A computed fold for a 73-nucleotide RNA from a Deltaproteobacteria bacterium, annotated as transfer RNA. Model confidence (mean pLDDT): 81 of 100. Lineage of the source: Bacteria > Pseudomonadati > Myxococcota > Myxococcia. It was read from a public genome assembly. It matches the Rfam family "tRNA". By type it is a transfer RNA.
RNA sequence: GCGGGAAUAGCUCAAUGGCUAGAGCGAAAGCCUUCCAAGCUUUAGGUUGCGGGUUCGAGUCCCGUUUCCCGCU
Numbered sequence: 001g002c003g004g005g006a007a008u009a010g011c012u013c014a015a016u017g018g019c020u021a022g023a024g025c026g027a028a029a030g031c032c033u034u035c036c037a038a039g040c041u042u043u044a045g046g047u048u049g050c051g052g053g054u055u056c057g058a059g060u061c062c063c064g065u066u067u068c069c070c071g072c073u
Stems, first nucleotide, its partner, number of pairs: 001072007010025004018056001027043005049065005
């Protein structure tokens, strides 16, 4: 230099172009317990890496760009 892949909640990951983007773990509160742990319930937490475009509608499609991984040279 060229090609491919990944980036979504604090962490690990889902999500046919169509609901208000969800799950597990974690966090907070409550219930239970003499207390703790375990268990149960609820809640909070997101400009889907960044900037544009297409579309009635984009996490998803297209272009650029940043970081990381793999391969080739």